This is a predicted structure of an 80-nucleotide RNA (Bacterial small signal recognition particle RNA) from Collinsella intestinalis. The gene name in the source record is ffs. Taxonomically the source falls in Collinsella (Bacteria, Bacillati, Coriobacteriales, Coriobacteriaceae). Its Rfam family is "Bacterial small signal recognition particle RNA". On this family, see Rosenblad et al., RNA Biol 2009: "Kinship in the SRP RNA family". Rfam classes the family as a non-coding RNA gene. The coordinates come from a structure-prediction model, not an experiment, and the mean pLDDT is 80.
RNA sequence: UUCGGGUGACGAUAUGUUCCGAACCUGGUCAGGUCCGGAAGGAAGCAGCCAUAAGGAGCCUCUGACGGGCACCCGUUCCC
Repeated sequence: UUCGGGUGACGAUAUGUUCCGAACCUGGUCAGGUCCGGAAGGAAGCAGCCAUAAGGAGCCUCUGACGGGCACCCGUUCCC
């Protein structure tokens, strides 16, 4: 000097992480009201509430993959 490998730092990122997130077309729970019933009772179920999908936003603390005019180490090769 060449090539290969390893570790670390850095960068960027998501399958990582946090939050948001569906009038109905998701799930759960379903006040009121509705329906069935003589009643007891039962059924579907809007709003609300909870959760979540697609998606969106943020962050690299963890995890994964990636990047190279980074650092160190190991091997290989070359020169003296």